[in-house]
RNA sequence: AGAGUUUGAUUCUGGCUCAGGACGAACGCUGGCGGCAGGCCUAACACAUGCAAGUCGAACGCGAACGCAUCUUCGGAUGUUAUUAGAGUGGCGCACGGGUGAGUAACACGUGGGAAUCUACCUUAGAGUGGGGGACAACCUCUGGAAACGGAGGCUAAUACCGCAUACGGUCUACGGACUAAAGGCUUCGGCCGCUUUAAGAUGGGCCCGCGCAAGAUUAGGUAGUUGGUAGGGUAAAGGCCUACCAAGCCUACGAUCUUUAGCUGGUCUGAGAGGAUGAUCAGCCACACUGGGACUGAGACACGGCCCAGACUCCUACGGGAGGCAGCAGUGGGGAAUAUUGGACAAUGGGGGAAACCCUGAUCCAGCCAUGCCGCGUGAGUGAAGAAGGCUUUAGGGUUGUAAAGCUCUUUCAGUGGUGAAGAUGAUGACGGUAACCACAGAAGAAGCCCCGGCUAACUUCGUGCCAGCAGCCGCGGUAAUACGAAGGGGGCUAGCGUUGUUCGGAUUUACUGGGCGUAAAGGGCAUGCAGGCGGUCAGGUAAGUUAGAGGUGAAAGCCCGGGGCUCAACUCCGGAACUGCCUUUAAUACUGCUUGACUAGAGACCGAGAGAGGAUAGCGGAAUAUCCAGUGUAGAGGUGAAAUUCGUAGAUAUUGGAUGGAACACCAGAGGCGAAGGCGGCUAUCUGGCUCGGAUCUGACGCUCAUAUGCGAAAGCGUGGGGAGCAAACAGGAUUAGAUACCCUGGUAGUCCACGCUGUAAACGAUGAGUGCUAGAUGUUGGAAAUUUAUAUUCAGUAUCGUAGCUAACGCGUUAAGCACUCCGCCUGGGGAGUACGGUCGCAAGAUUAAAACUCAAAGAAAUUGACGGGGACCCGCACAAGCGGUGGAGCAUGUGGUUUAAUUCGAUGUUACGCGAAGAACCUUACCGGCUCUUGACAUCCUGAUCGUAUUUACCAGAGAUGGUAAAGUCAGUUAGGCUGGAUCAGUGACAGAUGCUGCAUGGCUGUCGUCAGCUCGUGUCGUGAGAUGUUGGGUUAAGUCCCGCAACGAGCGCAACCCUUACCCUUAGUUACCAGCGGUUCGGCCGGGAACUCUAGGGGGACUGCCGGUGAUAUAUAAGCCGGAGGAAGGUGGGGAUGACGUCAAGUCCGCAUGGCUCUUACGAGCCGGGCUACACACGUGCUACAAUGGCGAUUACAAUGGGUCGCAAUCUCGCGAGAGUGAGCUAAUCCAUUAAAGGUCGUCUCAGUUCAGAUUGCACUCUGCAACUCGAGUGCAUGAAGUUGGAAUCGCUAGUAAUCGCAGAUCAGAAUGCUGCGGUGAAUACGUUCCCGGGUCUUGUACACACCGCCCGUCACACCAUGGGAGUUGGUUUUACCUGAAGAUAGUUCUCUAACCUUUUGGGGGAGGCUAGCCACGGUAGGAUUAGCGACUGGGGUGAAGUCGUAACAAGGUA
Repeated sequence: AGAGUUUGAUUCUGGCUCAGGACGAACGCUGGCGGCAGGCCUAACACAUGCAAGUCGAACGCGAACGCAUCUUCGGAUGUUAUUAGAGUGGCGCACGGGUGAGUAACACGUGGGAAUCUACCUUAGAGUGGGGGACAACCUCUGGAAACGGAGGCUAAUACCGCAUACGGUCUACGGACUAAAGGCUUCGGCCGCUUUAAGAUGGGCCCGCGCAAGAUUAGGUAGUUGGUAGGGUAAAGGCCUACCAAGCCUACGAUCUUUAGCUGGUCUGAGAGGAUGAUCAGCCACACUGGGACUGAGACACGGCCCAGACUCCUACGGGAGGCAGCAGUGGGGAAUAUUGGACAAUGGGGGAAACCCUGAUCCAGCCAUGCCGCGUGAGUGAAGAAGGCUUUAGGGUUGUAAAGCUCUUUCAGUGGUGAAGAUGAUGACGGUAACCACAGAAGAAGCCCCGGCUAACUUCGUGCCAGCAGCCGCGGUAAUACGAAGGGGGCUAGCGUUGUUCGGAUUUACUGGGCGUAAAGGGCAUGCAGGCGGUCAGGUAAGUUAGAGGUGAAAGCCCGGGGCUCAACUCCGGAACUGCCUUUAAUACUGCUUGACUAGAGACCGAGAGAGGAUAGCGGAAUAUCCAGUGUAGAGGUGAAAUUCGUAGAUAUUGGAUGGAACACCAGAGGCGAAGGCGGCUAUCUGGCUCGGAUCUGACGCUCAUAUGCGAAAGCGUGGGGAGCAAACAGGAUUAGAUACCCUGGUAGUCCACGCUGUAAACGAUGAGUGCUAGAUGUUGGAAAUUUAUAUUCAGUAUCGUAGCUAACGCGUUAAGCACUCCGCCUGGGGAGUACGGUCGCAAGAUUAAAACUCAAAGAAAUUGACGGGGACCCGCACAAGCGGUGGAGCAUGUGGUUUAAUUCGAUGUUACGCGAAGAACCUUACCGGCUCUUGACAUCCUGAUCGUAUUUACCAGAGAUGGUAAAGUCAGUUAGGCUGGAUCAGUGACAGAUGCUGCAUGGCUGUCGUCAGCUCGUGUCGUGAGAUGUUGGGUUAAGUCCCGCAACGAGCGCAACCCUUACCCUUAGUUACCAGCGGUUCGGCCGGGAACUCUAGGGGGACUGCCGGUGAUAUAUAAGCCGGAGGAAGGUGGGGAUGACGUCAAGUCCGCAUGGCUCUUACGAGCCGGGCUACACACGUGCUACAAUGGCGAUUACAAUGGGUCGCAAUCUCGCGAGAGUGAGCUAAUCCAUUAAAGGUCGUCUCAGUUCAGAUUGCACUCUGCAACUCGAGUGCAUGAAGUUGGAAUCGCUAGUAAUCGCAGAUCAGAAUGCUGCGGUGAAUACGUUCCCGGGUCUUGUACACACCGCCCGUCACACCAUGGGAGUUGGUUUUACCUGAAGAUAGUUCUCUAACCUUUUGGGGGAGGCUAGCCACGGUAGGAUUAGCGACUGGGGUGAAGUCGUAACAAGGUA
């Protein structure tokens, strides 16, 4: 310090997630030792038991017992025990220490101040301590009660209580005076401890104030003792603290009140810091003590282990009544994910009492439990390669675990055993503790796990599993080759721990003070006026609030930081320093801000003179047009549409002419022109009226800017009341369209649109851009003004618009009219959805507006730009793409393939174009993979090993069998050699390694192929541009078949494609001349047959030839001209001459595991192998591709010409003979320019048929044959005779073809025993048409839009149906909190009291004073009744929302998304 995740990729915005730290933690696995810490975060839930506050005999009166001693009448008595135990009176303490965090949003806390106060014990100082009195406990007696606890009578002491005296002092005061104390005890007789009073201190409290310290405005008003005053009361003390009276205040947008939450702080965690979160342990403060209320005592409490009352709960009870309060230490139950021992000691530190000894102390010090945390240590060290074994893996060689182990040599920390044995203790006293530490001994001995290994993020392989099981923090893995699941091996990380979960800070500049934004990503209020608030021009004086500096006080300790010290180190701890960024006081400074005083004119405003304008309001006027009505002319249609229909019209429409009525809107001018704050404003005239601009520089003198709340204005639609209503037109009706059409289109048509008054208050109210001020290049157009001249140009002010510099921006873009550079003020934003929704409030007549959440859910949503793809977007161009033509298919019969069906099987694959006469260049057996049956199991085939054999192998014959197979018989004499059954070979048998599979996966693959497409494209290097993806080049202007070429150009070059090079064909030359040829010569059986020839044809080698080369025209920006185009000449051929081969980067997970190869999986007496038979040939049907036809451009008969390619010895076969024929017999020749198939056919000539289901057509069927072949039944081809079906040119639709092409005619070949209408080739005859590119299809280039990128076969919306989830409403119902009114009114203090009782003092002895009780009064807790507010739970039913697998219906949006 960053990283992952939106996309095909990019930049940005933006959320989610991760890596770090921390914890009073918990859970899972594991666990050696020690030190130091920590340990109910939940039920402030309930508590058994024990302990946690007592002490003093030197304040006081009583006063046992055991024991011992003596005596005894044996019952007991006395002494001692005894300064006893024990309770009581009295004093001090119990208000500390310890616990908890419920309440509390508060002067509770923090910090800094203040004045009207108290303070036991302690310290200092002054003064005093004289003399009396009356009681009450204990105790005794009687008595009530179950108990707790009492009652009556009697006795008694004091440092208990009460007078009197005294008063330095103190208090009060009307300044005369008045009032006010005390206690003794012990003593060694020195004194000590006390007591009273006063002053002061110290310590600790109480009270007041400034500032700071949560959330919510969907809480906006709150408050009657409320705010203040006067008087009084009360308190230690100021004060409405309380009471009476008077006044009407007080708090609040700088957030009162209300609601919710919460103990506060030092600190702790985190962070660079600022901050954020937190408030365990330790320390300070506060609050509380079962819940609520109350006071008493006291220096101090409204009191945790005190009291009274009420309530709930628990316990005891004799039912009458009583007792209790662990949020003290242990402990129990309960709750919970979860938190310890009913331990030891007062040795230390501290506290209480005491003169002291001492007693008490669950404070405290220690120990126990727990890896809860932090820190330290150990589980051994060295050596050791045969790189052992084993494991894992492997390409089978190896690699790895791994110096790791074993082995050898050492050491002993910790733990263990034995011994010595502290400090902590100033003189004594040690719980810890026989602890720490030290010494000795034995032995590597007793001591390692957890998580992870797809990326982030360090670390990889095998097996298992097969969208299953599972993983997952985010992205995401898993559907048969998973580095992501599970296991193993290996590796990485940390280590007595490691992971997970939870919380918190960080990363997150993701609330932005430091340190963000708002044109399009979330975000500028619709616009203005303007109070509060914020900010504010120039000069000078004063002041010193802000500000700055110095000084002082405070900022507890601990902690953090720095420097030292002590435990062996560290954690821990001790000492010192710094720091504590704060607050207060004070001194000084005066630049800036503030305040105040004076002045100024540059901001702002006023004045004068001009000017433009759809600025606003009211009234009047005008013409064109639509509509309606009246009248005329006139006749059959009009209207409307893509086409129609509804509609109007013979009752006279439409059209046309004249007239009338009525409402609304104002053509041309008219312009990115003007005006207005925005909304908005458009005929003309008048009246009233707002603002603006320019010029002058006369006046005022900062009067300014912005603006929460507020107020006003505010399109359209809508609402209310009353008018008006021509046209238009929601709703509605009808007609069309459509699968439907509640739409788009058409015909009608009501609200409304118009006017007046009132409401509504919203819009994509947009420049998606708040207002104001200043500064920062220009160019061009335009509106309004001004002053100049040179009179057509510049200047200047105010607007308006386009381009553009700097700069800004993620980019697009903005750019003096900023989205630039700055300042001021306001509004707004913080992931998407839920949702601008619910609830609540406000406004509204309503519609609704405004303010405005949460649960839940997702990992994105989004902006701009890029490359593609796509568009029922555009432009240009091409193609038998259309058009123009010719011939077909679709109808018939047959052939063939496919689907479907059938079947034991009808093997498998191909299946839009790019499957379907396809794999298959040829299924009767074989092929053959399928089915049935019968057989074999190291196998039909390969290699290795062992054994045997070489009279073997093999062949032939016979028998059984469907055959495979089994059996019998006969024939049958390997090679080399070192002479060894030695080597090789062959066969058989056996054994296991293995063979074998047309079994699966073409979505694991290679190779090959199809297709886009023979389309003209696809890329790279360097440079340049861009943040980047990318762009440029490759775009543009021409041109081409072509990214072909030329020109231009931030590009310059290059590669794969195009073209060319290759083959063939068309012309010529040359070489060669057999088997081909024959011009001339000779011969001839008349056949190039022979001699011969080398001319020609031909064959096959080599060359030539064509290149826009020549001429004319045309040709991009201005000329000239380039590429090229048009025409011409020449030429066999002319503009790539024709044809072929050749297929760029890539696309389709295209096809093929059944051609071959191959990973993985599967089968192994079978999914392998053999054999026979069957099937692939089935047949209601559908489709594709073909053949033959439907005839006269023809059929038939006769006759007669002219080819080329290719093939032939397991062959082609001449000739001759036979057969009607297929063919048979014979077999010359030919291993081929020699021989053969081989007569080509269409064509020509002659004849016949004469338009018919025919002399067309030939299916089907019968009979008889031929050939091939072991074998033609299923299931071949052919022949002859006979039979003679459908079919008379084919619906919608659809295919091929642009020249030697279509059409038509035959020939040959591959495969092959046989079996083509298919396929591959060959030649013969030989057309028509193309105006042209509007349209269909496909393609290319440029451009445009996009919400697509699996790329339009895309994306995507809503209802409905089903399941689940959270939520709103809801008759009501159940609780909580709070409040108002009233009732009740315990304890209590206060007040009153005519009632009752009464020791101290007084007294005239009656009483008084004082006290207590009872009663009364007001106050008041709990409780009750009624009402309100608020909050939470449940709730039949109901509303929408979200999420779900492949549901239903449509197709709203994204392209002009098919109606923008």
Record summary
Predicted 3D model of a 1460-nucleotide RNA (small-subunit ribosomal RNA) from a metagenome. The sequence is in RNAcentral, with records from SILVA. It matches the Rfam family "Bacterial small subunit ribosomal RNA". Model confidence (mean pLDDT): 84 of 100.